Notes: Predicted 3D model of a 72-nucleotide RNA (transfer RNA) from a Paludibacteraceae bacterium. The source organism's lineage runs through Bacteria, Pseudomonadati, Bacteroidia, Bacteroidales and Paludibacteraceae.
RNA sequence: UGCGGGGUAGAGCAGUGGUAGCUUGCCAGGCUCAUAACCUGGAGGUCGGCAGUUCGAUUCUGUCCCCCGCUA
Numbered sequence: 001u002g003c004g005g006g007g008u009a010g011a012g013c014a015g016u017g018g019u020a021g022c023u024u025g026c027c028a029g030g031c032u033c034a035u036a037a038c039c040u041g042g043a044g045g046u047c048g049g050c051a052g053u054u055c056g057a058u059u060c061u062g063u064c065c066c067c068c069g070c071u072a
Base pairs, nucleotide, nucleotide: 002070003069004068005067006066007065010024011023012022013021018055026042027041028040029039030038048064049063050062051061052060
């Protein structure tokens, strides 16, 4: 310098146009003499930023930022 992959809840990851989910963690309750395990519920997300297309964008397009790899 160019190319490719990635950025989504505290952490690890799904989600290829129609209200954003799973596991784990956290909080509360249940169970127990008690703890763990187990069961139930809850909180937690500007979906990296901005713009565009669309009735509608996490999803498609452009550009920028950050991370990883390759290349010179």
The sequence is in RNAcentral, with records from ENA. Rfam family: tRNA. Gene Ontology term of the family: triplet codon-amino acid adaptor activity. By type it is a transfer RNA.